[in-house]
Context: one part of a larger RNA
RNA sequence: GAUUGAACGCUGGCGGCAUGGCUAAAACAUGCAAGUCGAACGCCUGGAGCAAUCCAGGAGUGGCGAAAGGGCGAGGAACAGAUUCCUACAUACCCAGAGGUCGGGGAUACCUCGGAGAAAUCCGAAUCAAUACCCGAUGUGGUCGAGAGACCAAAGGCUUGCCGCCUUUGGAGUGGGGAAUCUCCUAUCAGCUAGUUGGUGAGGUAAUGGCUCACCAAGGCGAAGACGGGUAGCGGGUGUGAGAGCACGGCCCGCCGCAUCGAGACUGAGACACUGCUCGGACUCCUACGGGAGGCUGCAGUAACGAAUCUUCCGCAAUGCGCGAAAGCGUGACGGGGCAAUGCCGCGUGUGGGAUGAAGCCCUUCGGGGUGUAAACCACUGUCAGGGUCCGCCAACAACAUGAGGAGACCCAAAGGAAGAGCCGGCUAACUCUGUGCCAGCAGCCGCGGUAAUACAGAGGGCUCGAGCGUUAAUC
Numbered sequence: 001g002a003u004u005g006a007a008c009g010c011u012g013g014c015g016g017c018a019u020g021g022c023u024a025a026a027a028c029a030u031g032c033a034a035g036u037c038g039a040a041c042g043c044c045u046g047g048a049g050c051a052a053u054c055c056a057g058g059a060g061u062g063g064c065g066a067a068a069g070g071g072c073g074a075g076g077a078a079c080a081g082a083u084u085c086c087u088a089c090a091u092a093c094c095c096a097g098a099g100g101u102c103g104g105g106g107a108u109a110c111c112u113c114g115g116a117g118a119a120a121u122c123c124g125a126a127u128c129a130a131u132a133c134c135c136g137a138u139g140u141g142g143u144c145g146a147g148a149g150a151c152c153a154a155a156g157g158c159u160u161g162c163c164g165c166c167u168u169u170g171g172a173g174u175g176g177g178g179a180a181u182c183u184c185c186u187a188u189c190a191g192c193u194a195g196u197u198g199g200u201g202a203g204g205u206a207a208u209g210g211c212u213c214a215c216c217a218a219g220g221c222g223a224a225g226a227c228g229g230g231u232a233g234c235g236g237g238u239g240u241g242a243g244a245g246c247a248c249g250g251c252c253c254g255c256c257g258c259a260u261c262g263a264g265a266c267u268g269a270g271a272c273a274c275u276g277c278u279c280g281g282a283c284u285c286c287u288a289c290g291g292g293a294g295g296c297u298g299c300a301g302u303a304a305c306g307a308a309u310c311u312u313c314c315g316c317a318a319u320g321c322g323c324g325a326a327a328g329c330g331u332g333a334c335g336g337g338g339c340a341a342u343g344c345c346g347c348g349u350g351u352g353g354g355a356u357g358a359a360g361c362c363c364u365u366c367g368g369g370g371u372g373u374a375a376a377c378c379a380c381u382g383u384c385a386g387g388g389u390c391c392g393c394c395a396a397c398a399a400c401a402u403g404a405g406g407a408g409a410c411c412c413a414a415a416g417g418a419a420g421a422g423c424c425g426g427c428u429a430a431c432u433c434u435g436u437g438c439c440a441g442c443a444g445c446c447g448c449g450g451u452a453a454u455a456c457a458g459a460g461g462g463c464u465c466g467a468g469c470g471u472u473a474a475u476c
Base pairs, nucleotide, nucleotide: 001476002475003474004473006472007471008470009469010468013347014346015345016344017343018342019340020339021305027302028301030300031299032298035064036063037062040061041060043058044057045056046055047054048053071258072257073256080183081182082181083180084179085178086177087176089175090174091173094171095170096169097168098167099166100165101164102136103135104134105133112125113124114123115122116121141152142151143150144149156163157162158161184230185229186228191221192220193219196218197217198216199215200214201213202212203211233255234254235253236252237248238247239246240245260281261280262279263278264277283294284293285292286291311337313336314335315334319333320331321330322329323328350380351379352378353377360371361370362369363368384417386412387411388410389409390408393406394405420465421464422463423462424461425446426445427444431460432459433458434457435456441448442447
């Protein structure tokens, strides 16, 4: 000098765009953050109707989603990341191709009745539906097999031409697995290793593999640093620097890991699953003491910690996602508003005229000099802030309609509401007076202060920046 997710002190007018718990991956009151489909299904309630039926709502069965989106960086030095490759594999939804969608059956939730319990919830009986479940048929096709052959499907709905369902092939995109190279400090860590290293066979998996197991062999790694210890999410990038390098990885994007701590599986195309399940630990809460409930490292918010970090806001109008044929519904993703000078950028706090030059204050050799065209005063302008009117730009979905919030245009009034901070011995731009007297104090370094201090304190004046200015911390 540059920089910062900064903090602190003094000060503070407006706008745009960003950013905002770096500490306790410590604990959390409250609300919300994942639903949707009646064009899969029966039932109940309310309304209309003479009725058939229709409309609205509700819990339940069923389907899809809930593995995304959002958060955080604890752990992890290799099971991760980056780059270049490889393949023994999987793939719901989407696209394309080939074919099929036949016949039958028994349950069950909801509801009703009865019962247990403080509650959470549970038990029994009767009855009933499906795109829920099961059996049979067929086999384009697929799996196994050398072959013969064996085995494997399906579901209907409505507004009647659409949406589905089943088998299979290919694609797209996505994912799983593997190899090589690179990726911090420490030798005051020098030897480490028995599923260890390899083989055969088996199991397991979507799939390779000591992944697991039985048997066999005795291997494997290591000063090019094994093993151990410490530290750390990695990359795109960011800061600085002429570069080489050094330091860093907040916001945004990609990958990984995690979801109170530890373990486990279930469901599923996909999880070993943040707002799913089970078990164990700690903690909190309810309890009728028998037993139950919970998990903000989602958005707000609380208390705690800390030098320190925001609103318990508005809206699904836009973009996107889930469901739905659609209308639409949901969405603390997102779009916006709020708070904070935290940063960057822009604008303003007026403009022109105005005295050999008011007053005040300061200095003085007492003549005068400085503040200083500065003010007053005169003329003018109207940025921003303020008030009013209009528009319908952000809006695209045939058209119409549709804006949470913001933008834009025009008019009105009035200099009014808007300047400070640090410094002035040298480095380093900027000087005098008074007070103090090695005191009080200053200080980044050199150093000032012991009676004439441009270095302390006050004042006048000046210098530098300017809605900021300084200090501290940190990196180069």
Notes
Small-subunit ribosomal RNA, 5' domain from a Planctomycetota bacterium, 476 nucleotides, folded computationally. It matches the Rfam family "Bacterial small subunit ribosomal RNA". Rfam links the family to the GO terms ribosome and structural constituent of ribosome.